The RNA shown here (Lysine riboswitch aptamer) has 186 nucleotides and comes from a Chloroflexota bacterium. The coordinates come from a structure-prediction model, not an experiment, and the mean pLDDT is 77.

RNA sequence: GUUGCCGGCCAGAGGUGCGGUCGCAAGCAGUAGCGCCGCGGAGGAACGAGCUUCCGCCAGAUGCGGCGCGAACGGUGUGACCGCCGAAGUCAGAGGUCCGUCUCGGGAUCUCGGGCUGGUCCGCUUUCCGGAAGGAGACGGACUGUCGCGAUGGGGAAAACCCCGCCGCGAAGCGCUGCCGUGUGA
Repeated sequence: GUUGCCGGCCAGAGGUGCGGUCGCAAGCAGUAGCGCCGCGGAGGAACGAGCUUCCGCCAGAUGCGGCGCGAACGGUGUGACCGCCGAAGUCAGAGGUCCGUCUCGGGAUCUCGGGCUGGUCCGCUUUCCGGAAGGAGACGGACUGUCGCGAUGGGGAAAACCCCGCCGCGAAGCGCUGCCGUGUGA
């Protein structure tokens, strides 16, 4: 001097990058719900079942029709801000809270450890959540970033080697690049 390994919560890259909060817009939807009128006549509601509670039973519920008023959440797009690069998402498991919560099931949400996914977009879907709007997953395709292998063009005087470009194949983030170290090997 070169190179390999080990350690470092040290710093970074991928880009239509990820997630969150707030505002606006469309849409959800003339839906849910409320009020009035008419029909009708004993059940109805609380996620499902049991149980329980509440409402109704000529002081007329559920339901149907008409008229009038008329939302919101979630999701989508967009702008600003914030946190970041296993960002985040997803799967099943354990635990906590909530839905009447007493039991079973189901759903929502939070935490823990584990598995899978590098990222984005499009398509499709038999799957999951949902009333819908939509979302997620699986599958397929394209693009893209990193590293490795092979080939090729140019440059570095020159072989090895290094840098840039291009083509093909493969792999996964427990990765990659850089830096640090009284570390370690050749």